[in-house]
Molecule: Guanidine-I riboswitch aptamer
Organism: Clostridia bacterium
RNA sequence: GCUUUAGUUUUCUAGGGUUCCGCAACAAGAACUGUUGGUCUGGACCGAGAGAAAACCCAUAAUCUCAUAGAUUAUGUACACGGUAGGAUAAAAGCCUAGGAGUU
Numbered sequence: 001g002c003u004u005u006a007g008u009u010u011u012c013u014a015g016g017g018u019u020c021c022g023c024a025a026c027a028a029g030a031a032c033u034g035u036u037g038g039u040c041u042g043g044a045c046c047g048a049g050a051g052a053a054a055a056c057c058c059a060u061a062a063u064c065u066c067a068u069a070g071a072u073u074a075u076g077u078a079c080a081c082g083g084u085a086g087g088a089u090a091a092a093a094g095c096c097u098a099g100g101a102g103u104u
Stems, first nucleotide, its partner, number of pairs: 007056006015046002020043002022040001023037005058076008079099001081102001085097003
């Protein structure tokens, strides 16, 4: 100094906060309403490249067919240490910048 490619989606999880709902306190305070509180278990919400599962894509092989193509089946689809800072949303985060900087 160099180290190319390794994709997409869905459902979840670790984790995350507080717009909405609920809950708690206060307001003459039962109801309604308002304010405050996430230093409220929650519903709902956000959510992983380096967490899980599944489907698709892709590669290889075999088989079948009406055969320059298509279908089915099987196998594979790896590895991966990582800040600070900034950004979005109501807000935060293992979200995004980012498989980035850096380290090995």